Description
Two RNAs folded together computationally: RNase P RNA and transfer RNA, 383 nucleotides in total. The coordinates come from a structure-prediction model, not an experiment, and the mean pLDDT is 76. It holds a member of the Rfam family "Bacterial RNase P class A". The family's RNA type in Rfam is ribozyme.

[in-house]
């Protein structure tokens, strides 16, 4: 750093569901938390309203494949940043569209002559190679060259643009030319690209069921404005069964493909479904003496808590 | 299902990035016969925690913990 496991057995007594059943009871049978059920962070399912369409705001994401119902949080990989290393991180498009910000130090921060060094009698002229600051100082460094110097020249790194191989691809290996004038930040505004309708199971559906008043738009309709679309509305009464709810993108296992996430398969199983909320309590026996904690539609991914064992 | 907070012991500012501050309090010194009170000097901080963005984090971002509200 990564993964596994989360005391065990048997008998009593109780709680929930389910099966038999027109209903109820009662017997009997079988089931009954968790890797996090938790946090609600991403995402999807379903569900329900035409303000579901259009435009504008406004939010959110920005390498490349790949898996998946589905994702930006899952998997492999490219660059790149950190480490001595094993390995860890990283919202990673633009800075030549524009605006904004860069304290303090320093002569000067997008813009340069303090100090040096050179010509000069001086005045005034060249000069970014050397000093000192700073995160950043006018491509680096070496030779040439020169009054002193300066990509002024040139090799050798860099950097743009061309191009050839390899990669599905981001990219990476090389070759040419240009001498190079263009600082950083976009998790600062902005700029391009993609996505986003909104509410969440208290969503909804709805048996009994039938009803009364009141109002007429400058009205109401599931985030803002517009623009469309649609529509009588609003209050009282009354109901609160049922369903949705648990057989599902389900779980075990064998085998095959794939570095992996995943996918395809033979055999098996059915494994909580309440609506005041069920899973405790004693007894025995044994150990290494047993942590975090407990479903309320389901699924996946993260993130958090977690005694003792146990692999790698 | 939304929102907002965490910074000295205590209550709070800063949060359009660059010095960490303010009142009470708390130590020492002066005042005074003592004391209060007032002067004058000081101590005191992981900015809730890890993490990334940047040249620089209390501030932006991102996840996390803990209060607190709202429907």
């Nucleotide at each position: 750093c990564a993964g596994u496991u989360g005391g065990a057995u048997a008998a009593a007594c109780g709680c929930c569901g389910u099966a038999u059943g027109a209903a109820a009871g009662a017997c009997u049978a079988c089931g009954g938390a968790g890797g996090a059920a938790a946090g609600u962070c991403c995402g999807g399912g379903c569900a329900u309203c035409a303000u579901a369409a259009g435009g504008c705001a406004g939010a959110g994401u920005g390498c490349c494949g790949g898996c998946u119902a589905g994702u930006u949080a899952c998997c492999g990989g490219u660059g790149g940043a950190g480490g001595c290393g094993a390995c860890u991180c990283c919202a990673a498009g633009g800075a030549a569209a524009g605006u904004g910000c860069a304290a303090c130090a320093g002569a000067a921060a997008u813009a340069a002559a303090c100090c040096g060094c050179c010509c000069g009698c001086a005045a005034g002229g060249g000069u970014a190679a050397g000093g000192a600051u700073g995160g950043a100082a006018a491509g680096g460094c070496g030779a040439g060259g020169u009054a002193a110097g300066a990509g002024c020249u040139c090799a050798c790194c860099g950097c743009u643009c061309c191009u050839g191989c390899g990669g599905c691809a981001a990219c990476g290996c090389g070759g040419g030319a240009g001498g190079c004038c263009c600082u950083g930040u976009a998790a600062a505004c902005c700029c391009c690209a993609c996505u986003c309708g909104a509410u969440g199971c208290a969503a909804g559906a709805g048996a009994c069921a039938a009803g009364g008043a009141c109002g007429a738009a400058u009205c109401g309709g599931u985030c803002g404005c517009c623009u469309g679309c649609c529509g009588c509305g609003u209050c009282c009464c009354u109901c609160a069964a049922u369903c949705g709810c648990u057989u599902a993108a389900g779980c075990c296992c064998u085998g095959c493909g794939g570095c992996a996430a995943c996918g395809c398969u033979u055999g098996g199983c059915u494994c909580a479904g309440a609506u005041a909320g069920a899973u405790g309590u004693u007894u025995a026996u044994c150990c290494u003496c047993g942590a975090c904690a407990g479903a309320a539609c389901c699924c996946g991914g993260c993130u958090u808590a977690c005694a003792g064992a146990c692999u790698g | 299902g939304g929102g907002a907070c965490a910074u000295a012991g205590c209550u709070c500012a800063g949060c359009u990035g660059g010095g960490a501050g303010a009142g009470c309090g708390c130590u020492g010194c002066g005042u005074u016969c003592g004391c209060a009170a007032c002067g004058c000097a000081g101590a005191g901080g992981u900015c809730g925690c890890g993490g990334g963005u940047u040249c620089g984090a209390a501030u932006c971002c991102c996840g996390u913990u803990g209060u607190c509200u709202c429907c």